[in-house]
RNA sequence: GCGCCAUUAGCUCAAUGGUAGAGCAAAUGACUCUUAAUCAUUAGGUUGGAGGUUCGAGUCCUCCAUGGCGCA
Numbered sequence: 001g002c003g004c005c006a007u008u009a010g011c012u013c014a015a016u017g018g019u020a021g022a023g024c025a026a027a028u029g030a031c032u033c034u035u036a037a038u039c040a041u042u043a044g045g046u047u048g049g050a051g052g053u054u055c056g057a058g059u060c061c062u063c064c065a066u067g068g069c070g071c072a
Base pairs, nucleotide, nucleotide: 001071002070003069004068005067006066007065010024011023012022013021018055026042027041028040029039030038048064049063050062051061052060
């Protein structure tokens, strides 16, 4: 220098172009003498950034950033 992959909740990851979800973690409540475990509920998101296409973009296109891998 070129190519490929990844970037979504605190963490690990889903999501046919059509309401952004799960597990773990957190908070509250139930249970318990107390804690843990268990159960229920709740909160938590500029989907890495900037543009474009589209009625509609996490998803498609372009550029940038960060990380990883490969080639030279």